A computed fold for a 1391-nucleotide RNA from an uncultured beta proteobacterium, annotated as small-subunit ribosomal RNA. RNAcentral holds the sequence, with entries from ENA and SILVA. Rfam family: Bacterial small subunit ribosomal RNA.

[in-house]
RNA sequence: GUCGAGCGGCAGCAUGGGAACUUGUUCCUGAUGGCGAGCGGCGAACGGGUGAGUAAUGCAUCGGAACGUGCCUAGUAGUGGUGGAUAACUCAUCGAAAGAUGGGCUAAUACAGCAUAACCUCUGAGGAGAAAAGAUGGGGACCCUGUGAUGGGGCCUGUUGCUACAUGAGCGGCCGAUGUUCGAUUAGCUAGUUGGUGGGAUAAGAGCUUACCAAGGCGAUGAUCGAUAGCUGUUCUGAGAGGAAGAUCAGCCACACUGGGACUGAGACACGGCCCAGACUCCUACGGGAGGCAGCAGUGGGGAAUUUUGGACAAUGGGGGCAACCCUGAUCCAGCAACGCCGCGUGAAUGAAGAAGGCCUUAGGGUUGUAAAGUUCUUUUGUCAGGGAAGAAAAGCCUGUAAGUAAUAUAUAUAGGUGAUGACGGUACCUGAAGAAUAAGCACCGGCUAACUACGUGCCAGCAGCCGCGGUAAUACGUAGGGUGCGAGCGUUAAUCGGAAUUACUGGGCGUAAAGGGUGCGCAGGCGGAUAUUUAAGUUAGAUGUGAAAUACCCGAGCUUAACUUGGGGAGGUCAUUUAAUACUGGAUAUCUAGAGUUUGUCAGAGGGGGGUAGAAUUCCACGUGUAACAGUGAAAUGCGUAGAGAUGUGGAGGAAUACCGAUGGCGAAGGCAGCCCCCUGGGAUAGAACUGACGCUCAGGCACGAAAGCGUGGGUAGCAAACAGGAUUAGAUACCCUGGUAGUCCACGCCCUAAACGAUGUCUACUUGCUGUUGGGGGUAAAACCUAAGUAGCGAAGCUAACGCGAGAAGUAGACCGCCUGGGGAGUACGGUCGCAAGAUUAAAACUCAAAGGAAUUGACGGGGACCCGCACAAGCGGUGGAUGAUGCGGAUUAAUUCGAUGCAACGCGAAAAACCUUACCUGCUCUUGACAUGCCAAGAAUCCUGCAGAGAUGUGGGAGUGCCUUCGGGAACUUGGACACAGGUGCUGCAUGGCUGUCGUCAGCUCGUGUCGUGAGAUGUUGUCUUAAGUGACGCAACGAGCGCAACCCUUGUCAUUAGUUGCCAUCAUUAAGUUGGGCACUCUAAUGAUACUGCCGGUGCUAAACCGGAGGAAGGUGGGGAUGACGUCAAGUCCUCAUGGCCCUUAUGAGCAGGGCUUCACGCGUCAUACAAUGGUCGGUACAAACGGUUGCAAAGCAGUGAUGUGUAGCUAAUCCGAGAAAGCCGAUCUCAGUCCGGAUUGUAGUCUGCAACUCGACUACAUGAAGUCGGAAUCGCUAGUAAUCGCAGAUCAGCAUGCUGCGGUGAAUACGUUCCCGGGUCUUGUAUACACCGCCCGUCACACCAUGGGAGUGGAGGAUACCAGAAGUUGUUAGGCUAACCGCAAG
Repeated sequence: GUCGAGCGGCAGCAUGGGAACUUGUUCCUGAUGGCGAGCGGCGAACGGGUGAGUAAUGCAUCGGAACGUGCCUAGUAGUGGUGGAUAACUCAUCGAAAGAUGGGCUAAUACAGCAUAACCUCUGAGGAGAAAAGAUGGGGACCCUGUGAUGGGGCCUGUUGCUACAUGAGCGGCCGAUGUUCGAUUAGCUAGUUGGUGGGAUAAGAGCUUACCAAGGCGAUGAUCGAUAGCUGUUCUGAGAGGAAGAUCAGCCACACUGGGACUGAGACACGGCCCAGACUCCUACGGGAGGCAGCAGUGGGGAAUUUUGGACAAUGGGGGCAACCCUGAUCCAGCAACGCCGCGUGAAUGAAGAAGGCCUUAGGGUUGUAAAGUUCUUUUGUCAGGGAAGAAAAGCCUGUAAGUAAUAUAUAUAGGUGAUGACGGUACCUGAAGAAUAAGCACCGGCUAACUACGUGCCAGCAGCCGCGGUAAUACGUAGGGUGCGAGCGUUAAUCGGAAUUACUGGGCGUAAAGGGUGCGCAGGCGGAUAUUUAAGUUAGAUGUGAAAUACCCGAGCUUAACUUGGGGAGGUCAUUUAAUACUGGAUAUCUAGAGUUUGUCAGAGGGGGGUAGAAUUCCACGUGUAACAGUGAAAUGCGUAGAGAUGUGGAGGAAUACCGAUGGCGAAGGCAGCCCCCUGGGAUAGAACUGACGCUCAGGCACGAAAGCGUGGGUAGCAAACAGGAUUAGAUACCCUGGUAGUCCACGCCCUAAACGAUGUCUACUUGCUGUUGGGGGUAAAACCUAAGUAGCGAAGCUAACGCGAGAAGUAGACCGCCUGGGGAGUACGGUCGCAAGAUUAAAACUCAAAGGAAUUGACGGGGACCCGCACAAGCGGUGGAUGAUGCGGAUUAAUUCGAUGCAACGCGAAAAACCUUACCUGCUCUUGACAUGCCAAGAAUCCUGCAGAGAUGUGGGAGUGCCUUCGGGAACUUGGACACAGGUGCUGCAUGGCUGUCGUCAGCUCGUGUCGUGAGAUGUUGUCUUAAGUGACGCAACGAGCGCAACCCUUGUCAUUAGUUGCCAUCAUUAAGUUGGGCACUCUAAUGAUACUGCCGGUGCUAAACCGGAGGAAGGUGGGGAUGACGUCAAGUCCUCAUGGCCCUUAUGAGCAGGGCUUCACGCGUCAUACAAUGGUCGGUACAAACGGUUGCAAAGCAGUGAUGUGUAGCUAAUCCGAGAAAGCCGAUCUCAGUCCGGAUUGUAGUCUGCAACUCGACUACAUGAAGUCGGAAUCGCUAGUAAUCGCAGAUCAGCAUGCUGCGGUGAAUACGUUCCCGGGUCUUGUAUACACCGCCCGUCACACCAUGGGAGUGGAGGAUACCAGAAGUUGUUAGGCUAACCGCAAG
């Protein structure tokens, strides 16, 4: 929950009947329908939920025997007779309640005996034991009972139930085999444990339990322990093998608040039953009670997150019932959620003025885009209106038939008819109407990866899966436009597999990238020579059984399609049973000799252990000789020594190690082993015969050995030598060097057990072109050569390898076995275990962190690596700088401003070849705003010149002169003024946005390319090598052959000659003059044009018969004759936006423009570059000689005159081989000074002048007179120069009104030195190392300080799990003991 068709009954409802009267109410009545509560039966052990536990008492697959079974099913035999209770009910009592107790009545399919026993159980085989229940339907005759009745019963009969036994099915219990996660930092576990016998227990086998006996059982094929986990069909992924998962659906298991327990029952140790304990919640009168959503909804909490307190039993199923029927949050439906899968829509066609708007733009245009609008259509979906399902057939009822019966009952079977029942739901679906009407988003657009622009931002804000983006032009951030992808979705997060051959079974590795154990022996294990027979475990094939359904696959079917649902088929295995085959593997037996081993001869050896012994050397001791040092170092010192060292001679002591031989040599398993002799002993090689007969190979654990250092005990100790001491070195020097020196090194015994214990290469076996040495054997030879097996080295073929390399001694080709690896760091560390006396060894993680770490090779760069070479690079020289004064530039400071740039070499007498104004960019003040300058438009005026006033000037305001040129007469061109707008302007910023130009390495000899070849490739080769050169210059060689940019040459100048030409040049000869002045001449010089010359051409030598070098001849010049111009690929984000040009940004009555004045010229200081000096190789004075180059009309300016002078005056000449600047100076010849702060030196200052200029105050140059500073050759350091050079002397020019100690040129005088390349600097080539590549100004290590994170230790402390021992012990089951109670039944009674 259900059953009144088990029972006693009747609280409530309805019906009927009766009564009462208030006539619509009350009362009575179990009579009827039915039925609360109760007794009784069945169900409640199913269905539904969850996955806590469980690593096997589970699950999956396949088997098994010793079992149970309600309902169901085939069957046999029964269902007789009797008895006593009890709930309900009634009367009381207690309690707050839950509930409880007592008295009394009553029934049964409740309970208990008796009888019977086919079958069943037990048995001593004779016997013994054990059952039951009725209910209901129909009925002709007959019988009993009985009236209140159309009553009840017997009897007959149907159905159903009950009892005993028992068949089957289904279900359940039990057992076995195989499979079933991780950890050995869990290796031993086990006492009912393993087995036996007897007893017991169970439905049943069994140590399931008990007594006794035995001592077993499990375990490296992983026991035990710990961690995690429900298992499977299946799901996701994957080519597969695998890997991950176990939601939904289905099977099994386990659980039901947590733990324990039994009862009932066919079945439970029971989700919505019971008892006990515990935690929690609730009620309470405080004495006691109640409860269990991991059922369906729902609530709270937790959480990133997960739905309605819905409808119905209409269908499917379940329980009860004879049935009707009742129950069923199982189930079927609906609701919520784009959570998933599937389908559909958001419109279609046309439409270029390519509309507007947006965005971009090179300003032309492009794009959004046929997109929109517009025009013409369609109507899915949605809205409105109308129609409207399938899912439902059983059952029931009626009429027949069959069978059955005494029977036309009931029940059963069957046929026909009839026929109720729909939650979903007025839902699916159909028809009609109006109307484009109702409907698009999300992510992305740097590469991977489909898709790009603008603006904003400026290492900020932010993005990011990885690489990475962002520091002022961001396709990477944000926004916009555009685009790409998907689309009712899109993106993110989390997770799994794949890619990942990145755990490699399929399908990887270990010389150097991670990885061979330090070495051997060897049990288990793995693997194993030849022949034959047998077996059939592995193996192969077939058959049978099974592998649930669903899923997946194939062929179909149903919803308009699909998702979805559904029919059929096939597939799926380390499965089981069985049959067959016998090649191979395994087992068994027999045999063989090729593997392995034994015996014999010969041979080599630092193989091992023990004992003895030898010489050299060091040190020490004693004595002699002898004197001042020795020792040590880069140099010293400490040390030793006059107390006699060192040296030398003699004698002695002691310890350790064994020169030469000696070697890429020998032996050994490895570590390792070295004078000689003796003893003991292991192994190997070779030669040939005999024997054994697979005895073999490898080897986890195990055992043994195992350098050095170290440890323990006892010896020994010469030398050496950690620690330590002293001396040096050094910034320091706890080091390197020196002087000493203790452990130790040595011996014996015992530990330790590690090394770059390396060939960074495990052991064994077989096979695979060669060459050259060498060790010990054998063969062979006259001696050699040569052959052979075993070692040990070098080079190399094929092959292998990422490359390097390996290559019969493999890293080749194969086989057997073992060890080991899986990104770097953390870490070979922590914890735990084992070992050790200790030191420590061995085994061996994780958290956390990084995006790499690593190998081999390549190209550069670098090296206090190597080889070779060059350069005023050093050296050898000469002269300087650094000290002084001045000039000039820079820094710094100052300032209103001191404009800006340049900053190692490669900024600093630089931009600037001229800052008083100007320049000028800076500051102050005064002014202008289409502007000082350009173009376009309009108007007016020619332009232009002279001039007044105000003002510092810019500017403002007047006066006067002037009236041009072209013209088609309209006007136009140039110029000036005014006006408005486009615009001008910027020496403002960014040289790290740029062009151009420049510096520098470096005038160094380099830098590349094509083709070919080599290499997987980066790359190499060529370009390297040898010789040579100034040179990648050339020669030779060479897998290279050629070519380009550089070098060289071509160009200019200078040196020689020739030709041509002679004016302004020249003058030898002839005249002439003061003078090449003039005539004359062009020979010479010179000028300026063209040529020539020099090429290692010639000779000798060297060299390779080369290139070339050395020497010589000739020549003006000789080996690029001297000088210049000329600057490869590139480097330095080198310099310059202030020469110029230019992108972007910024200013626009100012960051533009004009003007006046000031500043760039300041001055405690520092630096660079120069000038002049410090003097006698000089100063001063006088006299006197010789250049080159250049300039000159806005110019150079002669002569003459004046002035001390600057200069003035003066005007000849000259547009220059004609004239001028213009006197060259040093030099030479004299004089003087005589070593002094001077007759050196000239700064500074004063006075007076000259010149330029509008103007010399800030702020020019020069002159004269006067003044007369520092300075007496310069510290550390540092610069230039190799021949017409350095040094020294003057001259000219540019700029320029003026201003030169600067710069650029010119000539005069005119040296010294170079042994040489060790060193410093720079450069080139080759090679080597590299952890470097913004490339040594690189990279990079450790401590410390502060903060934070993670992990280990830590006095301890808290919690959890387990084990053992002990204490206490609920409920419950069973046994026992004691006491008590009791209807049936027994007994005469006690009992």
Model confidence (mean pLDDT): 84 of 100.